This is a predicted structure of a 525-nucleotide part of an RNA (small-subunit ribosomal RNA, 5' domain) from uncultured Nitrospira sp. The organism belongs to Nitrospira, within Bacteria. It matches the Rfam family "Bacterial small subunit ribosomal RNA".

Context: one part of a larger RNA
RNA sequence: GAACGAACGCUGGCGGCGCGCCUAAUACAUGCAAGUCGAGCGAGAAGGUGUAGCAAUACACUUGUAAAGCGGCGAACGGGUGAGGAAUACAUGGGUAACCUACCGUCGAGUGGGGAAUAACCAGCCGAAAGGCUGGCUAAUACCGCGUACGCUUCCGGGUUUUCGGAUUCGGAAGGAAAGCGAUACCGUGGGUAUCGCGCUCUUCGAUGGGCUCAUGUCCUAUCAGCUUGUUGGUAGGGUAACGGCCUACCAAGGCUUUGACGGGUAGCUGGUCUGAGAGGACGAUCAGCCACACUGGCACUGCGACACGGGCCAGACUCCUACGGGAGGCAGCAGUAAGGAAUAUUGCGCAAUGGACGAAAGUCUGACGCAGCGACGCCGCGUAGCGGAUCAAGGUCUUCGGAUUGUAAACCCCAUUCCGGACGGAAGAUGGAACGAGCAAUCGUUCGGACGGUACCUCCAGAAGCAGCCACGGCCAACUUCGUGCCAGCAGCCGCGGUAAUACGAAGGUGCCAAGCGUUGUUC
Numbered sequence: 001g002a003a004c005g006a007a008c009g010c011u012g013g014c015g016g017c018g019c020g021c022c023u024a025a026u027a028c029a030u031g032c033a034a035g036u037c038g039a040g041c042g043a044g045a046a047g048g049u050g051u052a053g054c055a056a057u058a059c060a061c062u063u064g065u066a067a068a069g070c071g072g073c074g075a076a077c078g079g080g081u082g083a084g085g086a087a088u089a090c091a092u093g094g095g096u097a098a099c100c101u102a103c104c105g106u107c108g109a110g111u112g113g114g115g116a117a118u119a120a121c122c123a124g125c126c127g128a129a130a131g132g133c134u135g136g137c138u139a140a141u142a143c144c145g146c147g148u149a150c151g152c153u154u155c156c157g158g159g160u161u162u163u164c165g166g167a168u169u170c171g172g173a174a175g176g177a178a179a180g181c182g183a184u185a186c187c188g189u190g191g192g193u194a195u196c197g198c199g200c201u202c203u204u205c206g207a208u209g210g211g212c213u214c215a216u217g218u219c220c221u222a223u224c225a226g227c228u229u230g231u232u233g234g235u236a237g238g239g240u241a242a243c244g245g246c247c248u249a250c251c252a253a254g255g256c257u258u259u260g261a262c263g264g265g266u267a268g269c270u271g272g273u274c275u276g277a278g279a280g281g282a283c284g285a286u287c288a289g290c291c292a293c294a295c296u297g298g299c300a301c302u303g304c305g306a307c308a309c310g311g312g313c314c315a316g317a318c319u320c321c322u323a324c325g326g327g328a329g330g331c332a333g334c335a336g337u338a339a340g341g342a343a344u345a346u347u348g349c350g351c352a353a354u355g356g357a358c359g360a361a362a363g364u365c366u367g368a369c370g371c372a373g374c375g376a377c378g379c380c381g382c383g384u385a386g387c388g389g390a391u392c393a394a395g396g397u398c399u400u401c402g403g404a405u406u407g408u409a410a411a412c413c414c415c416a417u418u419c420c421g422g423a424c425g426g427a428a429g430a431u432g433g434a435a436c437g438a439g440c441a442a443u444c445g446u447u448c449g450g451a452c453g454g455u456a457c458c459u460c461c462a463g464a465a466g467c468a469g470c471c472a473c474g475g476c477c478a479a480c481u482u483c484g485u486g487c488c489a490g491c492a493g494c495c496g497c498g499g500u501a502a503u504a505c506g507a508a509g510g511u512g513c514c515a516a517g518c519g520u521u522g523u524u525c
Base pairs, nucleotide, nucleotide: 001525002524003523004522006521007520008519009518010517013382014381015380016379017378018377019375020374021340026338027337028336030335031334032333035073036072037071040070041069047062048061049060050059051058052057080293081292082291089218090217091216092215093214094213095212096211099210100209104206105205108202109201110200111199112146114144115143121136122135123134124133125132126131152175153174154173155172156171157170158169159168160167161166180198181197182196183195184194185193186192187191219265220264221263226256227255228254231253232252233251234250235249236248237247238246268290269289270288271287272283273282274281275280295316296315297314298313299312318329319328320327321326346372348371349370350369354368355366356365357364358363386414388412395406396405397404398403419466421461422460423459425457429452433448434447435446436445437444438443469514471512472511473510474495475494476493480509481508482507483506484505490497491496
């Protein structure tokens, strides 16, 4: 000098864009943050309104609605945090002839015919509750057989090719599927048929996303020198989507290491950020990619995908409820609270946009996200006026008492009106979306719909009116005098000032630098 997720002191007008628990991965009250589908399925209120009735009640509408259940998809994304981890991580480049991939696209084929249950519901029972048990009824795109398949899998035989691991092709045998729903038209008692659409099953290729593996690189320490028994390799088997001591049995005795093994400490890694002429050094907030974690430790289930933040089980610590028998919980999601700390925000609005889940769609959900609020925390921009104006006014300060300085500064004259304030109008973000109508269709017409927000912006009104501080002034370093104090009080980054004429302490006047900021402290180069 530059920089900062900063803090502290003094001061503080506005706007835009960013950023905002670096400490206790401490504990958490409360609300919300993952649902959706009735065009998969069975059932189905209460309340209200109307009609009838003296009333009880019955019927109709709201309504096959709400809430719940079975089933499907999602919940493995999105969001948070950086504890752990020095390599099972990350970065770059390869390999997979050792692999998987729901939804999506694509090629081919199919979607036949049956069965047995179960929740919801009803009845009974247990429990304080959480919850549970028994019996009975019922449906499906839930579950289970049968038939069919030759593209798929396994086995057998042959060919081509090969990096000798395998790949590919032909023939044969065996094994293995499925589910319906809606719209329109027609026929009709129920219902059926056809077409189309959405689904479902088997299969091919792709896309996307991953798994595994190899090489190189990635902090300090030798006051850590030897480490290792599933250890190193082999055979066989198990397991996995898949290779593999991944696991097991047996066999051999290997494997790593001064090119630093093993141990200890520290740390999420990277794109990047800061600095620097560069080389380098330091760092890894926000944004993006990857990893790891979800009270602590362990485990599996479901599923294409988890060993699963707002799923499950076990153990532990802690908190809460209890009828003492037993139960409930997990903010490192968004707000918010307590605590810690020098220190870090609202228990806000909206799904209008972008994106996501589900749905045929309408739509529902979405603390992702879009916005608003708070904070000079940072960067950038603007303003606090402008042109004139000497009697060099008054006042202040200094003085050699002549004057000098503050100082064109003010007053005063003229002009403009940014910003602030008030008033009228008032968006874009929505060329997208939805409903209705017309049309064979393309498309067209009408209507609706914005959290921000009556915001931005535009026009007008008024009038200099409402808006400047902070630090320094001995040298480094730009800017000097007076008074007070008297090695005291104090200053100080270094040198050093102060003991009676202090440009170094305190005050005042003046001056210098920067400016809605200015200084100090901390940290990095």